[in-house]
Context: one part of a larger RNA
């Protein structure tokens, strides 16, 4: 002397750009935070018009004055058309994006490689294909059960749902051949023979999709060399252990897992155990080496109340999905049922200590659609906090009778102090008014009438805070009297304290000063 996601104490004008539970991975009221897609399927509520029945009230008109015609109102039942809620069938997304750092001292992570041991919807390229039936089943209807959640029985339907036949090869498998290849078991290429395996259609005729099969791209799997904290006051540890043969599982490679078989595997170069701890790009310090950190942003790992498991899936052992334990909180008709904010906000607790239950998809980007369009608490904003960076202001020139006041004094004075007062003047800011954007490419602006620009008006609302013995810029006077206090080290104070407490006067820093804390 720099840093800090800081806190406290004082004091505080205004913008821009950033950042704000470092603790209880402590429970969590309420709201929203994942849809979509009628151009994949049935089916089809309100609502709207149109006839048609009956009904109230009743206009005109006729009239024998009884009455009769009945237009238009209401309200209602039927049918037809239009219309498109909600809800189920199907697809595609819910593995993204957001949050978090408890676990892990690991191929976790960084770096360098490898897979002759692998997968990859969606997108891209390229080649070929779509041909014939079948039975169901949610809805809807109908009967029942249950307080609810939600089940069960029948009957009846559709489809790009589902299932069988076909057709098929540059694909799969199987057996042998030839060629080549840096590596056992193989890999490419070619050619043979036998076996297997596919599809879906919509439509407004522009399109849009379906099946197999190569190839590319993107993402991912797994495997390896090196690096990755502290403790010998942890010296031994391991039986799926270590390695084979044979099989299973897997996309895949392997004790991954299973039979047998051997008895090996790691350790002083630190095995084991124990305690911390997510890793890295970075970031803070430093002339460097090097120490220290891992918040914001970015990548990569993990975790979704705790444990444990799977199903679907091209992708999960899946945060707002299932299924079982286990604690917790609610409902309850006591039979039973519901919940997971480590998403955005907000609420209790904890603590020194961290924000609003905002606003909009206009923009960027993602889902879904063929498109309109719909979703999006991601993201754009925008509130709140001096938390930090950076700017900029609280005036500015003139102005000695060196006013008046206040301190000090030798009582002569001297000092705040050009400082005030006055006087000319500007207007960063502020007030009020008026234009008023860029961001958006044919429409589309939450921000926001915001920024910004012009006028008018007037110094008007805007300075604190440490410090003043020495380290260390800055000195007096009162009062106190080893007291009260102060202090980062030294040390100051026991009656002339520059070191305690006023006060004057000075230094520093400046919308901020300082303390603490903690790292160089």
């Nucleotide at each position: 002397g720099g840093a800090u996601g800081a806190a406290c104490g004082c004091u505080g004008g205004c913008g821009g750009c950033g950042u704000g539970u470092u603790u209880a991975a402590c429970a969590c009221a309420u709201g929203c935070a994942a849809g979509u897609c009628g151009a994949g399927c049935g089916a089809g509520a309100a609502g709207c018009u149109u006839u048609c029945g009956a009904g109230u009230u009743g206009a005109u008109u006729c009239u024998u004055c009884g009455g009769a015609u009945g237009a238009a109102a209401c309200a209602u039942g039927a049918a037809a058309g239009u219309g498109g809620a909600a809800a189920g069938c199907g697809g595609c997304g819910g593995a993204c994006g957001g949050g978090u750092g408890a676990g892990u001292a690991a191929c976790g992570c960084g770096u360098a490689g490898g897979c002759a041991a692998c997968c990859u919807g969606c997108c891209c390229c390229u080649u070929g294909c779509a041909g014939a039936g079948g039975g169901a089943u949610a809805g809807c209807c109908u009967c029942g059960g249950g307080a609810a959640a939600c089940c069960g029985g029948g009957a009846u339907u559709a489809a790009a749902a589902c299932c069988u036949c076909a057709u098929a090869a540059u694909g799969c498998g199987c057996a042998a051949c030839u060629g080549u290849g840096a590596c056992a078991u193989c890999g490419c290429a070619g050619a043979u023979g036998c076996g297997c395996c596919a599809a879906a259609g919509a439509u407004u005729u522009a399109u849009c999709g379906g099946c197999a099969a190569g190839g590319g791209a993107u993402g991912g799997g797994c495997c390896u060399g090196c690096g990755u904290c502290u403790g010998a006051u942890u010296a031994g540890c391991u039986a799926g252990u270590u390695g084979g043969u044979g099989g299973g599982g897997u996309a895949a490679c392997g004790g991954c897992c299973c039979a047998c078989c051997a008895a090996g595997g790691c350790a002083a170069c630190g095995a084991u155990c124990a305690g911390u701890a997510g890793c890295c790009g970075a970031c803070c310090u430093g002339a460097g080496a090097g120490g220290g950190u891992g918040a914001u942003c970015g990548g990569c790992c993990a975790c979704a109340u705790u444990g444990g498991a799977a199903c679907u899936g091209a992708g999960a052992c899946a945060c707002g999905g299932u299924c079982c334990a286990a604690a917790c909180u609610c409902c309850u008709a006591c039979g039973g049922g519901a919940g997971g904010c480590a998403g955005c906000a907000g609420u209790g607790g904890a603590g020194a200590a961290u924000c609003u239950u905002g606003c909009a998809c206009a923009a960027u980007g993602g889902g879904g659609g063929a498109a309109a369009c719909c979703c999006u608490g991601a993201u754009g904003c925008a509130g709140c906090a001096a938390c930090g960076c950076c700017g900029c202001g609280u005036g500015a020139a003139g102005g000695a009778u060196g006013a008046a006041g206040g301190c000090c004094c030798u009582u002569g004075g001297g000092u705040c102090g050009u400082a005030a007062a006055c006087u000319u003047c500007u207007g960063u800011u502020c007030u009020a008014a008026g234009g008023g954007a860029a961001g958006a490419u044919a429409g589309u602006g939450a921000c926001g009438g915001u920024a910004c620009c012009u006028u008018a008006g007037g110094a008007g609302c805007a300075a604190g805070u440490c410090c003043c013995g020495g380290c260390u810029a800055a000195c007096u006077a009162c009062g106190u009297g080893c007291c009260a206090g102060c202090a980062g080290c030294c040390g100051c104070g026991g009656u002339a304290a520059u070191a305690c407490g006023u006060a004057g006067g000075g230094g520093g820093c400046g919308a901020g000063c300082g303390u603490u804390a903690u790292c160089c």

Predicted 3D model of a 520-nucleotide part of an RNA (small-subunit ribosomal RNA, 5' domain) from an uncultured bacterium. The coordinates come from a structure-prediction model, not an experiment, and the mean pLDDT is 82.